[in-house]
Context: one part of a larger RNA
RNA sequence: GAACGCUGGCGGCGUGGAUUAGGCAUGCAAGUCGAGCGCGAAAGUCGCCUUCGGGUGGCGAGUAGAGCGGCGAACUGGUGAGUACAAGGUGGGUAACGUGCCCGGACGUGGGGGAUAACUUCGAAAAAUUGAAGCUAAACCGCAUGUCGUCCGAAUCCCUCGGGAUUUGGAAGAAAGGUGCAUCGACUUCGGUCGGUGUGCCGCGUCCGGAUCGGCCCGCCUCCCAUUAGCUUGUUGGUGGGGUAAUGGCCUACCAAGGCAACGAUGGGUAGCUGGCCUGAGAGGGUGGUCAGCCACACUGGGACUGAGAUACGGCCCAGACUCCUACGGGGGGCAGCAGUCUAGAGGCAUCCACAAUGGACGAAAGUCAGAUGGUGCGACGCCGCGUGUGGGAUGACGGUCUUCGGAUUGUAAACCACUGUCGCGAGGGAAUAAGGCCGGAGAGGAGCCCCUUUCCGGAUUGAAGGUACCUCGUAAGAAAGCACCGGCUAACUCCGUGCCAGCAGCCGCGGUAACACGGAGGGUGCGAGCGUUGUUC
Numbered sequence: 001g002a003a004c005g006c007u008g009g010c011g012g013c014g015u016g017g018a019u020u021a022g023g024c025a026u027g028c029a030a031g032u033c034g035a036g037c038g039c040g041a042a043a044g045u046c047g048c049c050u051u052c053g054g055g056u057g058g059c060g061a062g063u064a065g066a067g068c069g070g071c072g073a074a075c076u077g078g079u080g081a082g083u084a085c086a087a088g089g090u091g092g093g094u095a096a097c098g099u100g101c102c103c104g105g106a107c108g109u110g111g112g113g114g115a116u117a118a119c120u121u122c123g124a125a126a127a128a129u130u131g132a133a134g135c136u137a138a139a140c141c142g143c144a145u146g147u148c149g150u151c152c153g154a155a156u157c158c159c160u161c162g163g164g165a166u167u168u169g170g171a172a173g174a175a176a177g178g179u180g181c182a183u184c185g186a187c188u189u190c191g192g193u194c195g196g197u198g199u200g201c202c203g204c205g206u207c208c209g210g211a212u213c214g215g216c217c218c219g220c221c222u223c224c225c226a227u228u229a230g231c232u233u234g235u236u237g238g239u240g241g242g243g244u245a246a247u248g249g250c251c252u253a254c255c256a257a258g259g260c261a262a263c264g265a266u267g268g269g270u271a272g273c274u275g276g277c278c279u280g281a282g283a284g285g286g287u288g289g290u291c292a293g294c295c296a297c298a299c300u301g302g303g304a305c306u307g308a309g310a311u312a313c314g315g316c317c318c319a320g321a322c323u324c325c326u327a328c329g330g331g332g333g334g335c336a337g338c339a340g341u342c343u344a345g346a347g348g349c350a351u352c353c354a355c356a357a358u359g360g361a362c363g364a365a366a367g368u369c370a371g372a373u374g375g376u377g378c379g380a381c382g383c384c385g386c387g388u389g390u391g392g393g394a395u396g397a398c399g400g401u402c403u404u405c406g407g408a409u410u411g412u413a414a415a416c417c418a419c420u421g422u423c424g425c426g427a428g429g430g431a432a433u434a435a436g437g438c439c440g441g442a443g444a445g446g447a448g449c450c451c452c453u454u455u456c457c458g459g460a461u462u463g464a465a466g467g468u469a470c471c472u473c474g475u476a477a478g479a480a481a482g483c484a485c486c487g488g489c490u491a492a493c494u495c496c497g498u499g500c501c502a503g504c505a506g507c508c509g510c511g512g513u514a515a516c517a518c519g520g521a522g523g524g525u526g527c528g529a530g531c532g533u534u535g536u537u538c
Base pairs, nucleotide, nucleotide: 002534003533004532005531006530009386010385011384012383013382014381015379016378022342023341024340026339027338028337031071032070033069036068037067039065044059045058046057047056048055049054078297079296080295088221089220090219091218092217093216094215097214098213102210103209104208105207106206107205108204109203110143112141113140119134120133121132122131123130124129148173150171151170152169153168154167155166156165157164158163177202178201179200180199181198182197183196184195185194186193187192223269224268225267230260231259232258235257236256237255238254239253240252241251242250272294273293274292275291276287277286278285279284299320300319301318302317303316322333323332324331325330350376352375353374354373358372360369361368362367389419390418391417392416399410400409401408402407424475425474426473427472428471429470433465438459439458440457441456442455443454444453445452446451482527483526484525485524486523487508488507489506493522494521495520496519497518503510504509
């Protein structure tokens, strides 16, 4: 976060699985990079040859595609099961720590080796998948160098525990290339390919510093039960060792016997915490849905791997429950992502559109991806706004109700006349949200012909919502009022029916023959696209 009953015209902004952290069909929700690397089609079409079966070449196209590799996948999104403290809030500490991408700075980027997927061939299997042999690139691995940092040793100074600075000796410790332009050379099937030099961009390595994000530690605060009073043996402390980015019984061996508790330990119950929200004059009480911060979890339990970073939701392994496929040998799965489905329930929506905007991942960029997000739809679930006409109209019409039968009331209400056009419908026009990015030119800075950054000018473009909002014209009062109550509290009264019956009721209480309290009618009162009831809080 409501639900139920009756009723229901429109719009804006919000909001919508609180029960079963029950089970899930189906689709989508994490990719991207060819400017890291090696491979590399087909359809079709145009030629040539043809024994008319076909063969072959060009384009398609270095495209599609899978693979190796890099980054991301630890973000975003969901839920609140667990958790009374290993969480949260707040204030500190870290001389006990880490930090990919980003920013500033210093120095470097030399020379080698060798494998493997893809691919080819041969297999196995129902499938999931998998074996062997052969081939290849980046990846990967040594070697060199060492600005540097680390460690070991010596010395000096400052300082607040393992901190900082300086000097010196020693040890081990790095790297990768890609691409644009200019120019030169070699080869060439004349399409290009390879290499050198210069320069720009993107990278790579070792460090220093910053920023950001985290880890750990401490103080205080943080529900109920004493019909829970004692609890504890890795327990409390020390030494040595291990482990970690790092402190620490975190772990381990040994030693000591401590540690906590009526200022509530231990145990039990309940519960994610906070900013906030509701209420209240405040103090306080209640609450933690949406939004934001933190935490925890991802079928249940356990475990590690990778990585800068892991509760690893859409990763891996093991066990279990459930479920699906099976050729019975064996395999697959995890919606507390977005929709949707079944169940349980009083109860909560579309198996929608788009990446146009914002933010994000990757990329040099164009761009790709994106159920984040932006939108539309559904629900009176809430709040707010608008409308359902306006003015005139008395023989106070008909009808209804009441009546003392005279009349009163419904009631200017209707009819009728005039008018308006919110809204609706029809037609026409028609947004903002768009900033950027791309191409061309000019200027400035770096650099000096190239190139990069930036500013300006010009050009072709980019909108899901949506032909929507909005505006104009036309049309016609035309389509748009209900619900509860009327004994007192509490605003609002009569008649009929019923007769302690049927029934009402929040409390007091009504009803047994004149019921303002039950049921109906007329009238009235209160709210009004709502009105009542129930639940809940103050």
Overview
Predicted 3D model of a 538-nucleotide part of an RNA (small-subunit ribosomal RNA, 5' domain) from a metagenome. Model confidence (mean pLDDT): 81 of 100.